Record summary: The RNA shown here (transfer RNA) has 74 nucleotides and comes from a marine sediment metagenome. Its Rfam family is "tRNA". About the family: Transfer RNA (tRNA) molecules are approximately 80 nucleotides in length.
RNA sequence: CGGGGCGUGGCGCAGCCUGGUAGCGCGCGGCAAUUGGGGUGCUGAGGUCAUGGGUUCGAAUCCCGUCGCCCCGA
Numbered sequence: 001c002g003g004g005g006c007g008u009g010g011c012g013c014a015g016c017c018u019g020g021u022a023g024c025g026c027g028c029g030g031c032a033a034u035u036g037g038g039g040u041g042c043u044g045a046g047g048u049c050a051u052g053g054g055u056u057c058g059a060a061u062c063c064c065g066u067c068g069c070c071c072c073g074a
Stems, first nucleotide, its partner, number of pairs: 001073007010026004020057001028044005050066005
């Protein structure tokens, strides 16, 4: 320098192809039960999707640029 993959709650990931108000597991708070803890059940909070712009009635999703990480080639 060229090509490819990835970036989504604290952590690990899905959702993207086929645009329609963002979800799962773990973790965290509260409650129940227990003498108490663990485990279990119920319930709740927490992200507006790496970032800037564009298209669209509407963008995590489509298009362009930028940044970061990883891989391949030179």
RNAcentral holds the sequence, with entries from MGnify. The coordinates come from a structure-prediction model, not an experiment, and the mean pLDDT is 83.